A computed fold for a 1529-nucleotide RNA from an uncultured prokaryote, annotated as small-subunit ribosomal RNA. Model confidence (mean pLDDT): 84 of 100.

[in-house]
RNA sequence: GAGUUUGAUCCUGGCUCAGAACGAACGCUGUCGGUAUGCUUAACACAUGCAAGUCGAACGGUAACAGGUCCUUCGGGAUGCUGACGAGUGGCGAACGGGUGAGUAACGCGUGGAUCACCUACCCUGUGGCGGGGGACAACAGCUGGAAACGGCUGCUAAUACCGCAUAAAUACGGGGGAAAGAAGGCCUCUUCUUGAAAGCUUUCACUAUUAGAUGAGCCUGCGUUGGAUUAGCUAGUUGGUAGGGUAAAGGCCUACCAAGGCGACGAUCCAUAGCUGGUCUGAGAGGAUGAUCAGCCACACUGGGACUGAGACACGGCCCAGACUCCUACGGGAGGCAGCAGUGGGGAAUAUUGGACAAUGGGCGCAAGCCUGAUCCAGCAAUACCGCGUGUGUGAAGAAGGCCUGCGGGUUGUAAAGCACUUUCAGCUGUGAGGAAAAGUUUGGACUUAAUACGUUCGGAUCUUGACGUUAACAGCAGAAGAAGCACCGGCUAACUCCGUGCCAGCAGCCGCGGUAAUACGGAGGGUGCAAGCGUUAAUCGGAAUUACUGGGCGUAAAGCGCGCGUAGGCGGAUAAUUAAGUCGGGUGUGAAAUCCCUGGGCUCAACCUAGGAAUUGCAUUCGAUACUGGUUAUCUAGAGUAUGGUAGAGGGGGGUAGAAUUUCAGGUGUAGCGGUGAAAUGCGUAGAGAUCUGAAGGAAUACCGGUGGCGAAGGCGGCCCCCUGGACAAAGACUGACGCUCAUGUACGAAAGCGUGGGGAGCAAACAGGAUUAGAUACCCUGGUAGUCCACGCCGUAAACGAUGUCUACUCGGAGUUUGGUAACUUAGUUACUGGGCUCCCAAGCUAACGCAUUAAGUAGACCGCCUGGGGAGUACGGCCGCAAGGUUAAAACUCAAAUGAAUUGACGGGGGCCCGCACAAGCGGUGGAGCAUGUGGUUUAAUUCGAUGCAACGCGAAGAACCUUACCUACUCUUGACAUCCAGAGAAUUCGCUAGAGAUAGCUUAGUGCCUUCGGGAGCUCUGAGACAGGUGCUGCAUGGCUGUCGUCAGCUCGUGUUGUGAAAUGUUGGGUUAAGUCCCGCAACGAGCGCAACCCUUAUCCUUAGUUGCCAGCACGUAAUGGUGGGGACUCUAGGGAGACUGCCGGUGAUAAACCGGAGGAAGGUGGGGACGACGUCAAGUCAUCAUGGCCCUUAUGGGCAGGGCUACACACGUGCUACAAUGGCCGGUACAGAGGGUUGCCAACCCGCGAGGGGGAGCUAAUCCCAGAAAACCGGUCGUAGUCCGGAUUGGAGUCUGCAACUCGACUCCAUGAAGUCGGAAUCGCUAGUAAUCGCGGAUCAGCAUGCCGCGGUGAAUACGUUCCCGGGCCUUGUACACACCGCCCGUCACACCAUGGGAGUUGGUUGCACCAGAAGUGGGUAGACUAACCUUCGGGAGGUCGCUCACCACGGUGUGGUCAAUGACUGGGGUGAAGUCGUAACAAGGUAGCCCUAGGGGAACCUGGGGCUGGAUCACCUCCUUU
Repeated sequence: GAGUUUGAUCCUGGCUCAGAACGAACGCUGUCGGUAUGCUUAACACAUGCAAGUCGAACGGUAACAGGUCCUUCGGGAUGCUGACGAGUGGCGAACGGGUGAGUAACGCGUGGAUCACCUACCCUGUGGCGGGGGACAACAGCUGGAAACGGCUGCUAAUACCGCAUAAAUACGGGGGAAAGAAGGCCUCUUCUUGAAAGCUUUCACUAUUAGAUGAGCCUGCGUUGGAUUAGCUAGUUGGUAGGGUAAAGGCCUACCAAGGCGACGAUCCAUAGCUGGUCUGAGAGGAUGAUCAGCCACACUGGGACUGAGACACGGCCCAGACUCCUACGGGAGGCAGCAGUGGGGAAUAUUGGACAAUGGGCGCAAGCCUGAUCCAGCAAUACCGCGUGUGUGAAGAAGGCCUGCGGGUUGUAAAGCACUUUCAGCUGUGAGGAAAAGUUUGGACUUAAUACGUUCGGAUCUUGACGUUAACAGCAGAAGAAGCACCGGCUAACUCCGUGCCAGCAGCCGCGGUAAUACGGAGGGUGCAAGCGUUAAUCGGAAUUACUGGGCGUAAAGCGCGCGUAGGCGGAUAAUUAAGUCGGGUGUGAAAUCCCUGGGCUCAACCUAGGAAUUGCAUUCGAUACUGGUUAUCUAGAGUAUGGUAGAGGGGGGUAGAAUUUCAGGUGUAGCGGUGAAAUGCGUAGAGAUCUGAAGGAAUACCGGUGGCGAAGGCGGCCCCCUGGACAAAGACUGACGCUCAUGUACGAAAGCGUGGGGAGCAAACAGGAUUAGAUACCCUGGUAGUCCACGCCGUAAACGAUGUCUACUCGGAGUUUGGUAACUUAGUUACUGGGCUCCCAAGCUAACGCAUUAAGUAGACCGCCUGGGGAGUACGGCCGCAAGGUUAAAACUCAAAUGAAUUGACGGGGGCCCGCACAAGCGGUGGAGCAUGUGGUUUAAUUCGAUGCAACGCGAAGAACCUUACCUACUCUUGACAUCCAGAGAAUUCGCUAGAGAUAGCUUAGUGCCUUCGGGAGCUCUGAGACAGGUGCUGCAUGGCUGUCGUCAGCUCGUGUUGUGAAAUGUUGGGUUAAGUCCCGCAACGAGCGCAACCCUUAUCCUUAGUUGCCAGCACGUAAUGGUGGGGACUCUAGGGAGACUGCCGGUGAUAAACCGGAGGAAGGUGGGGACGACGUCAAGUCAUCAUGGCCCUUAUGGGCAGGGCUACACACGUGCUACAAUGGCCGGUACAGAGGGUUGCCAACCCGCGAGGGGGAGCUAAUCCCAGAAAACCGGUCGUAGUCCGGAUUGGAGUCUGCAACUCGACUCCAUGAAGUCGGAAUCGCUAGUAAUCGCGGAUCAGCAUGCCGCGGUGAAUACGUUCCCGGGCCUUGUACACACCGCCCGUCACACCAUGGGAGUUGGUUGCACCAGAAGUGGGUAGACUAACCUUCGGGAGGUCGCUCACCACGGUGUGGUCAAUGACUGGGGUGAAGUCGUAACAAGGUAGCCCUAGGGGAACCUGGGGCUGGAUCACCUCCUUU
């Protein structure tokens, strides 16, 4: 920096990612080289080999080898004579080097000091010495034990082995004590003696004493060095002193005695974890993490203990003991220690060769040569890491083939390949070939030193050699593109996209999340992206993370201010002056190892790597200075703080007394039937006299009005009046003290209500409880009762939404208003004004804030101190501690789980929230439905099938404007397979068709007729049949893949945009407000100004008039004619028809209103405020409906899910619902008579007149392609008659019979007619529908569909009402506002018990193991002390012995071990507690809206459960009302 909480926003806040890095591991892959690195686990066990020897110039010597010499029987033997040397004595080394990190929280490490408290072999320096003696023991030899390891006895022997003596030094200066060693080379002049040796001289190396140094150790010390307080007290050698011992050395290090100290909140003790550091990784840094390789220190060496030797060890490859383990054994006894290098087993995700060489570097020994060296240098193995190189280069379009995709044109892979032309790094082969080698040795020359030609040092010359690596590096040659590319990813973060498969499956996933038939997210493929001999994954680290905040965060509401005061330690602290120099600042010095990091050079062809120099090492110590500030000290001051004086206000606290009203009870009187209670009731009380009323008494509790965003108090809290005691605050004056102050961990006082204990009291109220209601239930809400409690005294408890959700103190920063309580002044005195203090409250500027908001009483600007927070849940829980009588409080985790949880604000939606408004929404009316019969649709049921769809409003007389066949999609049976239909190919044939047979038919067979059209004569077009395949076909699926169309909210008045402005932003404003309207209609106002889609208007129709035109329409006037009729001539006047106009606009008047918009009334007018009706349906909602109108993606079927055909079904029928028709009758039925429409339809048609039939209808045929003819008689109405309230002269279902019509065909299953039959039904329960005027109601007529079939649908006219007070209520809608935990939007969200599964965890009788305290037993080896036993070379001796020593015994200390009893940790445990997570389980509905009883906090009781109830508290409660205050000139 990004992703992720939301519909969106801002914030808070967690989770996750991108980076770097690794001693890594795993998966896939793998050419080479260089440089590094390589058991992080079992400090588990180890076979085998090697890792520490060397010195013959210390010694006695000679086992082996070589040489020489001598002897020889030629087999050999002898000889240490020489080179050398096994074993042994002796010296030095083995304490280094190498490994590991178990232990250790420590002077262990780091850093800086101190050592007058110390040691130091080898090395260096100075000064001396090195004399003279003695006695042994190995080896060896002999004997001998044992399986072995290993010994035993006797005897011999050397030394640089051992022991005295002498001398010297050193020393605390008294005593005492007290060194030494020789070897080698050369010279042999001098001395001795017989050749030759000894002595001597000299040089070197040793030896000894001591001084100084260097080096390396030891000890002490300041500071620093992990986590836990759910570890708070620890300590008897403990702290100190004296004396002694011990050590190289100070010291309780040890012992005795004395004193009673020492450590600890600045974290002792205990527990857990851990080697420390230079450094390494990361990071801008500060930090965080880490401590492999390299380097320094420490610790350890199978586990534990111990000492010996030594300069140095309490010793990795030494010793002794104990233990465990392993091995050998003759069972008696022995041996061993890879955390050295290799290697093995084991463990593990995991880590190499039983290699070469001492050539180099270094170490040990040695005079040296040299020997030894698994240190080291090299090689091997491993892509483990870093670095480098390569896998070719150029050209090459037919854009090849193949792959993939495709919109079928093409695109892409892709200049990629092939082809052509080049190159040869690396690898391969051949050859050449550095450097790492310097020395040392031998010899020789010079210089220095010296007495010296010795010795030594140094510089040369010559000579002789020395390479593990190594077939080295490097170079040259040869051949040929030849031998050399993979891995991960491609939804967003995050660079990179398509196809196929799959179908919430398989799977993916770092987070968000993908997958339920079109997956860029799974698997494969093509393509792409990234990195590249590697690439990914995983683990762990830092970063991002300012999510622990020192740098650098917070706490009103997000997590977070202790309930409140006092106050200790601590932190911080007013003014002036002086002094000091601790902090602070500056300079110097020492140190801060090297390596690393950084900079500049250099060397490998570059780089990694190596190397030189510098810088740095921010630190510590010390020293010299500076003195502003802080600190210390001293002196002074008064502004902070306090004291004294007289006052003021107050429900401040404690105690005592007292008053009246009210409730209740009791007693009495009056009095009678109810009272009480509720939404309505009931329980309850009452004729045994209630309630009501009057009088009296008792008792307890609380104090109306005043009373108030009034007062007081630290908070909790405090309210009648009076008295006593008492705390604090404030103002004024200005005296006194002189910083006495602020905050405050631990501590301590107070602390509502409930609760607890003891004793009182008890009127009212009232948990629990009982009863009555409500309810599906009602452990509640409501009602009637009612006990604890509420009250008092004393004692506990110590918690609350103990809230201003805001710690205390101090200072500063615009204003306005009110209130309370003081003071001063002026004018005046009813008071007002001004000023000045202390409280409380409201509004607002700057500023702050995520926003809301806060705003001199800060949440602003600063300072001081304290407390607290670090994702949600688990959980304020468990365990442990402390407190409590108990309830419980306080302190306070983890496992596990989620990717969120939260705050504020925004837009919606919703509310059993509010306000305003509208609608046949209610009301007022009229008529219906729901009851009956029938029709029709649906559900259900049935069925072989009862095809499919539509399902609240917005499905149900709907798709269907019309199922007997057809339709038809369904079922049964039969039948066809390029198909009933389209295009293409080949062949054949005209097409077509009469008849017969079979069949239910489709169809099949036979048979007959036919030989067409155009033509350029080649042929072509159409049709039919056959064949093959591409394909056809599908009312099969998906309306949740879609288009189109439609419904609905709703003809509701809304829905938006541009620019501007406001806000961090989502958004707001506009669109809100005041009026008005049918309307976001219009007006006014306004940070808005405009605009768009809607509204309205424009369109159609209807109502009036005018004009134009008159046929099929009309007929007033004129004429003709008829029985009659516009029948005819004519006419345009009228009606009408259909073109064009006019008209209506709140235009006019009055009123209301703001002078506006508009409304009310009126005039005129055919019509008046949209005149009536229609078409017209904004942004959008419902994954609404439709794949079966049509179109269409995908999927599915292909001798069938396609096609054909016959019959059946869609018409079934116990039942339920919707929509209708007809009725139940007299406003009527029936009979007779008489009127008046409109709009339509008609040639496969409408069909007149006339005739027949009771009728449906039949015959008939005129007219009409329609203002001409027909359908066509309109009906209700009106007139007259009849019926007389009845199951009827109502009603017509049902059924029987007879017919008509349509049609191929009316059985399933048509309509109609006639005769007969004459069911239910007497106005319909709960409930519910339509309608506001030419409307409802009622009456008929027509049309579409249609062969036929309407009670349905769509239209038409006739007759023609009632009512609307009004908006309280129901339903729906609009606007504003409010609350919200909703946003899939209340059909929302969501809580708890119970049941099931899984997970982690607490308790748990206990069990097991680890660790540890205390007490006791025990006591190996060893050291120290003692010693009566035994033994004893050096020295002394008077020769007896002594000194000394060794062994033994013993005492002290002590490891292992054991016993008892505690603490603690871990594992496990029948059973059990809650918690978490799970698919759509069960019960309720507690919360979110006033969530339907406002919610929540503390507390107590109760209840299946959420919860309920009581007491007190809070607003983080809606709504209404009231009050108070503010603003506005």